RNA sequence: GCCGAUGUGGCUCAGUGGUAGAGCGCACCCUUGGUAAGGGUGAGAUCGCGAGUUCGAUUCUCGCCAUCGGCA
Numbered sequence: 001g002c003c004g005a006u007g008u009g010g011c012u013c014a015g016u017g018g019u020a021g022a023g024c025g026c027a028c029c030c031u032u033g034g035u036a037a038g039g040g041u042g043a044g045a046u047c048g049c050g051a052g053u054u055c056g057a058u059u060c061u062c063g064c065c066a067u068c069g070g071c072a
Stems, first nucleotide, its partner, number of pairs: 001071007010024004018055001026042005048064005
């Protein structure tokens, strides 16, 4: 330099056009003599950045950035 993949709550991941979910973690509560385990409730992501298409974009298109892999 060229090609490809990935980028979504603190972490690991779902979500292939119609108002973004799960597990773990966190806060509070229930339960216990206390702890652990268990149960309930809640907070937390405008989806890497920008533009385009569309009535509507996490999703499709383009550019850029970051990480990983391949080729040279």

Annotation
Predicted 3D model of a 72-nucleotide RNA (transfer RNA) from a Pseudobdellovibrionaceae bacterium. Model confidence (mean pLDDT): 81 of 100. The organism belongs to Pseudobdellovibrionaceae, within Bacteria. The sequence was found in a public genome assembly. It matches the Rfam family "tRNA". It is annotated as a transfer RNA.